[in-house]
RNA sequence: AAGGAGGAGCGUUCUGCCGCCCGUAAGGGAGGAAAGUCCGGACAGGACAGGGCGAUCCGCUGCGGAAAGCGCAGAAGGGGGUAACCUCUUGUAUGCCGUAACAGAAAACGACCGGCCUUUAGGCCAAGGGUGAAAACGCGAGGCAAGAGCUCACGACGUGCUGUGGCGACACAGUGCGGGUACGGCACCGGGACCUGCAAGACCAAAUAUACUGGCAGAUGAGGGCUGCCCGUCCGAUGCCAGGGGGUAGGUUGCGAAGAUAAAUGGCAGAAUCAAAAACAGAAACCGGCUUACGGCUCCUCCUUUUUU
Numbered sequence: 001a002a003g004g005a006g007g008a009g010c011g012u013u014c015u016g017c018c019g020c021c022c023g024u025a026a027g028g029g030a031g032g033a034a035a036g037u038c039c040g041g042a043c044a045g046g047a048c049a050g051g052g053c054g055a056u057c058c059g060c061u062g063c064g065g066a067a068a069g070c071g072c073a074g075a076a077g078g079g080g081g082u083a084a085c086c087u088c089u090u091g092u093a094u095g096c097c098g099u100a101a102c103a104g105a106a107a108a109c110g111a112c113c114g115g116c117c118u119u120u121a122g123g124c125c126a127a128g129g130g131u132g133a134a135a136a137c138g139c140g141a142g143g144c145a146a147g148a149g150c151u152c153a154c155g156a157c158g159u160g161c162u163g164u165g166g167c168g169a170c171a172c173a174g175u176g177c178g179g180g181u182a183c184g185g186c187a188c189c190g191g192g193a194c195c196u197g198c199a200a201g202a203c204c205a206a207a208u209a210u211a212c213u214g215g216c217a218g219a220u221g222a223g224g225g226c227u228g229c230c231c232g233u234c235c236g237a238u239g240c241c242a243g244g245g246g247g248u249a250g251g252u253u254g255c256g257a258a259g260a261u262a263a264a265u266g267g268c269a270g271a272a273u274c275a276a277a278a279a280c281a282g283a284a285a286c287c288g289g290c291u292u293a294c295g296g297c298u299c300c301u302c303c304u305u306u307u308u309u
Base pairs, nucleotide, nucleotide: 001305002304003303004302005301006300007299008298009297010296012272013271014270015269016268017267018266020029021028022027031280035291036290038289039288040287041286043197044196045195046194056192057191058190059189060074061073062072063071064070075090076089077088078087079086080085091188092187095186096185097184098183099182100181112129113128114125115124116123117122118121137155138154140152141151142150157178158177159176160175161174162173163172164171165170201253202252203251204250210245212243213242214241215240216239217238223235224234225233226232
C1' cells in the first nucleotide's frame, strides 16, 4: 500500500424569521432502530384451600440479570477460511420403538459377484468387488478348509475406576471393559410456566327508563283512546311527586419536563464541519431484550500478501 476479520461510536451543529403540539407560566417537544410485535417483566383485572395427572416451553459449563427464544466468557464435537476469524450441534441410559428415498444382495436377523468344504445339491465365510449420503473399527501378526475382533500387539472410538489440573463443562496420564451405522420419536431427569391484556383498569357522572324507599290520589273511577279544550262515549288499576342504587353518553385518571377526540415535533435563509447533509425511517401506557432496515463517516485491535528501510 492492497485485500480482509472482530469491536466501538456518530446518525449534523449554531443563529435568525415564520408556524404547530403540551403547559397558568417558566419551559419542553422523535429514533438508533420510535419498526416487527418475537421473548421476558412491571402494572391491572379475572381465576385460585392444598396436592397430583395431562398438555406446554427450555435443556453443555461458569458468571451476570427481576426474567427472557437475554448477555459475556468458556467446554466438547462437526463444517468453512492461507489466516485473523466465522458458523452448526449439545440433559440421561452401552434403554425401547420407528425410519433409512433411489441405487444396492443387504440400511442392521447383510451372501449378488466372489472364496472354501463336501459334492451337484447343501453348508461355511463379511477378507476383496460393485451400490449408496451412509456398508458393519484401522493396521500388522497369529489362526483357519477358506475367512472373520475369532485371538493378540499397537492405534482410534465409547465407557467405568484412579491420579493430576480446572469453580465447572472438561483436559491429560494410567488402568479395566466393550464392538449395531445414521436420524427421529418415546420414556426419564432438572428448570420455567394460571388466563387475559392500557380498547387493562380506577374515579366522577347527564338525558331517558328504572330495582328499592317514602308521601299523596285512586273502582264514590286514578289514568288512557277518540281529541287542542269541554261534554259525551269506550277501555279499566294504577297514576303523580320526592329520595335513591347500578349502568349508558360525556368527563377525569392510568399517562411521564414529547405525549392522546387519528395524533404536534415543521419550513425558509445564513454560517460551520465536510466529497456530499441525500440512508432506513415518524413516539400512541411503560421497562429489559431479540430480530429486521440503513447512504455515508470516524476510531481501536488483529490477519494475509507485496514493496521499502

The RNA shown here (Bacterial RNase P class A) has 309 nucleotides. Of the family's consensus pairs, 91% are formed in the model. Rfam family: Bacterial RNase P class A. A reference for the family is Frank and Pace (1998), "Ribonuclease P: unity and diversity in a tRNA processing ribozyme", Annu Rev Biochem. Rfam links the family to the GO terms dimeric ribonuclease P complex, ribonuclease P activity and tRNA processing.